């Protein structure tokens, strides 16, 4: 260089083109003599850049990184 797959909250995963969702962590409250445990609420996120639709995490094109294949 040549092919294929991947990047989504801190950490693992979802999500027919239509309010971005789940576990576990954080952080606030409750419960309790206390702590665990459970119960309620908060933050936190679509790798950049353009394009196509009314509408894009998802289609498309470039770029950047990661893995596996070939050489």
């Nucleotide at each position: 260089c040549g092919c294929g797959g991947g990047a989504u909250a801190g950490a693992g995963u979802a999500a027919u083109g239509g309010u971005a969702a789940c576990u576990c962590g954080g952080g606030a409250g409750g419960c309790u003599c206390a702590u665990a445990a459970c119960c309620u609420c908060c933050a936190g996120a679509u790798a950049c850049c353009g394009g196509u639709u009314c509408g894009a995490a998802u289609c498309c094109g470039g770029u950047u990184u990661c893995c596996g294949c070939a050489a």